RNAcentral holds the sequence, with entries from ENA. This is a predicted structure of a 340-nucleotide RNA (Bacterial RNase P class A) from a Comamonadaceae bacterium. Its mean pLDDT, the model's own confidence on a scale to 100, is 75.

[in-house]
RNA sequence: GAAGUUCGCCAGACUGCCGCUGGUGCAAUCUUGGAAACAAGGCACUGGAGGAACGUCCGGACUGCAAAGGGCAGCGUAGCAGCUAACAGCUGUCCACCGUGAGGUGAGGAUCAGAGCAACAGAGACGUAGUCGGGCAGGCGUACCGCAAGGUAAACCGGCCCGGGUGAAACGGGCAAUCUCUACGCGCAGCAAUACCAAGUAGGCACACGUUGACGGGGCCCCCGGAGUGUGCGGGUAGGUAGCAUCGAGCCAGUUGGGUGACCACUGGCCCAGAGUAAUGGCAGUCACGCAGCGGGCAACCGCUGUGCACAGAAUCCGGCUUAUCGGCGGACUUCACAU
Numbered sequence: 001g002a003a004g005u006u007c008g009c010c011a012g013a014c015u016g017c018c019g020c021u022g023g024u025g026c027a028a029u030c031u032u033g034g035a036a037a038c039a040a041g042g043c044a045c046u047g048g049a050g051g052a053a054c055g056u057c058c059g060g061a062c063u064g065c066a067a068a069g070g071g072c073a074g075c076g077u078a079g080c081a082g083c084u085a086a087c088a089g090c091u092g093u094c095c096a097c098c099g100u101g102a103g104g105u106g107a108g109g110a111u112c113a114g115a116g117c118a119a120c121a122g123a124g125a126c127g128u129a130g131u132c133g134g135g136c137a138g139g140c141g142u143a144c145c146g147c148a149a150g151g152u153a154a155a156c157c158g159g160c161c162c163g164g165g166u167g168a169a170a171c172g173g174g175c176a177a178u179c180u181c182u183a184c185g186c187g188c189a190g191c192a193a194u195a196c197c198a199a200g201u202a203g204g205c206a207c208a209c210g211u212u213g214a215c216g217g218g219g220c221c222c223c224c225g226g227a228g229u230g231u232g233c234g235g236g237u238a239g240g241u242a243g244c245a246u247c248g249a250g251c252c253a254g255u256u257g258g259g260u261g262a263c264c265a266c267u268g269g270c271c272c273a274g275a276g277u278a279a280u281g282g283c284a285g286u287c288a289c290g291c292a293g294c295g296g297g298c299a300a301c302c303g304c305u306g307u308g309c310a311c312a313g314a315a316u317c318c319g320g321c322u323u324a325u326c327g328g329c330g331g332a333c334u335u336c337a338c339a340u
Base pairs, nucleotide, nucleotide: 001336002335003334004333005332006331007330008329009328010327012287013286014285015284016283017282018281020048021047022046023045024044025043026042030041031040032039033038050311055321057320058319059318060317061316062190063189064188065187069222070221071220072219074186075185076184077183078182079093080092081091082090083089094108095106096105097104098103109181110180114179115178116175117174131164132163133162134161135160136159138157139156142153143152144151145150194242195241196240197239204233205232206231207230208229209228215225216224217223248271250270251269252268253267254266256265257264258263289308290307291306292305293304294303295302296301
């Protein structure tokens, strides 16, 4: 210098004017809307999108069903060790594969419980089926030798072993990304959860079931609760407050301590968006950055003009993962080339 790997950061800045929306304080205890609950209205100060707020894919908090207990089914996870509130996430490490390398990827428990599966080739492919050649001992009768005991020979029968040939694999193995087994986890539903406040219609009729338990507990059984429940007819209402975002798995900093690391502890500081038609915006100017053109300059570069500035938009909250993203910055490392 070129080509890469990996980790992290930024996501324009400032000024003026006009708006939108949350909070706090002050004042009048007033006005408006409403049946009420409650909401809005003035002035001042002050907060107001993201690294992914996306997706809603995992995990939790929280809430209700019963402070959700036992079993079956079902679903999920899977080397080993750790981190964490938890996880399918993250860290370290072993193994396998890819890469010259930095590094990357992995559905990486079990085939001594059982079942299932294997193209082509081959006699035969998961079953006590079976091909060619050779060997071993055996069985049966036959032929020959022998006085006899017995011996020899070829064929046949089934058995065992070795070799050839086919193939990824030939009787001993493979596949669990087929069922299955093992270990661990999961009750179900979700903020339109749920709790409270307030007025009116309101609560009515018919049938069925029901303390010999209807019905509910969102697969089933045990179990628990339990006095109403279901269907039809004919009607009515869907207003407000909390949940909800000032105290937590919170954010920032540290020449702090422990750990290889994820992370944990300690110290100090901070309070940091929030509706329920849904705020977080618009205009102008200056500067910065990228691109293009023109001019100047040996060059580095300078000036002018135009243009651009990505992906995207909180909705109960949090931890992850995935996906999208103009352009730029920094750290560590690898390979190659050259120079000393």
It matches the Rfam family "Bacterial RNase P class A". The family's RNA type in Rfam is ribozyme.